RNAcentral holds the sequence, with entries from ENA. Predicted 3D model of a 75-nucleotide RNA (transfer RNA) from an Alphaproteobacteria bacterium. It matches the Rfam family "tRNA". Rfam classes the family as a transfer RNA. Its mean pLDDT, the model's own confidence on a scale to 100, is 82. The same sequence occurs in records of 6 taxa.
RNA sequence: GGGUGCGUAGCUCAGUGGUAGAGCACUACGUUGACAUCGUAGGGGUCGGAAGUUCAACUCUUCUCGCACCCACCA
Numbered sequence: 001g002g003g004u005g006c007g008u009a010g011c012u013c014a015g016u017g018g019u020a021g022a023g024c025a026c027u028a029c030g031u032u033g034a035c036a037u038c039g040u041a042g043g044g045g046u047c048g049g050a051a052g053u054u055c056a057a058c059u060c061u062u063c064u065c066g067c068a069c070c071c072a073c074c075a
Stems, first nucleotide, its partner, number of pairs: 001071007010024004018055001026042005048064005
């Protein structure tokens, strides 16, 4: 220098154009003598950033940032 993949809740991840979700974690309540388990409810997100296409973008396009890997170059 060229290319590929990944980036979504505190963590691990799903979601391939039509209301952003799950598990774990966290908070409250119930249950218990108490703890744990279990049950119910709840809080938490600029979907890495910017622009474009579209009635509508996490999703498609372009640029860019970070991480991982492959190839090439130099020596």